[in-house]
């Protein structure tokens, strides 16, 4: 110097998982073998996948620097979802106060005393309803009355007697009716009288002499709460700051082992 073979290389990074490493998983970079195993994990031990097969082997491999795709963590701020807490707010309920407003008040407040009404009830009275009385009408073939045609009976006759129909009057009954009278009744009450009652309302008076009211608001206490608000937990996303890991690319440097000629 040449040849053959071996080493080396045939992706990297982040997250997660793990005592740790690698793989399967997810993400990212970009192209950089194949197959089996593998999240209820698979296989290893700081020389860190195991097994089998294949390619390359100086346009390769390794080291250093640079670079900063991408990812993680934390803080701050914004924004969305979601859970919790009656929590200073908002809102509601209730109790108190009597600060404000309003109302009443020397044409006399609050409290106090007396009375009446409204209320319940007895009696009287009235009203209403019914019945009776009364009035009117109707109303008896015969067993109501008066008058009794006809006819009948008695008589010599005059006449007398009984008496149906009709007419009139009436009884029992039926119908109607203002008033007056009598009687019965009551979920009527304009009135009178007595007893009772005393929450509330109205009203009259006595005495007294300036406040009363709590309706609304204020203040204070207690209680409640769907929503909004506040506080807080968790999660997604955006921005920013710090920190951490970090590939491709770029630049520089370095470089095996064995055999043969």
């Nucleotide at each position: 110097c040449c040849g053959a073979g071996c080493a080396g290389c045939c992706g990297g990074g982040g997250c997660g998982g793990u005592a740790g490493c690698g793989g399967u998983g997810c993400c990212u970079u970009g192209u950089a073998c194949c197959a089996a195993c593998a999240a209820u994990c698979c296989g290893c031990u700081a020389u860190a996948g195991u097994u089998g097969g294949g390619g390359u082997g100086a346009u390769a491999u390794c080291c250093c620097a640079u670079a900063g795709a991408g990812g993680g963590u934390u803080g701050c701020g914004g924004u969305g979802g979601u859970g919790g807490a009656g929590c200073a707010g908002c809102c509601c309920u209730u109790u108190g106060u009597a600060c404000g407003u309003g109302g009443c008040g020397u044409u006399g407040a609050c409290g106090c005393c007396c009375g009446g009404g409204u209320c319940u009830u007895g009696c009287g009275c009235a009203a209403u309803g019914g019945a009776a009385c009364u009035c009117u009408g109707u109303g008896a073939a015969c067993c109501g009355g008066g008058u009794c045609a006809g006819g009948g009976u008695a008589g010599g006759a005059a006449u007398a007697c009984a008496g149906c129909a009709g007419c009139c009057c009436u009884a029992a009954g039926c119908a109607g009716a203002c008033a007056a009278u009598u009687u019965c009744a009551u979920g009527u009450g304009a009135c009178g009288u007595g007893a009772g009652g005393g929450u509330g309302c109205c009203u009259g008076g006595g005495g007294g002499g300036a406040g009363c009211u709590u309706a609304c608001g204020g203040c204070a206490g207690a209680g409640g709460u769907a929503a909004c608000g506040u506080c807080u937990g968790u999660u997604g996303u955006c921005g920013u700051a710090a920190u951490u890991c970090g590939a491709a690319g770029u630049g520089g440097g370095a470089u095996g082992c064995u055999c043969g000629g």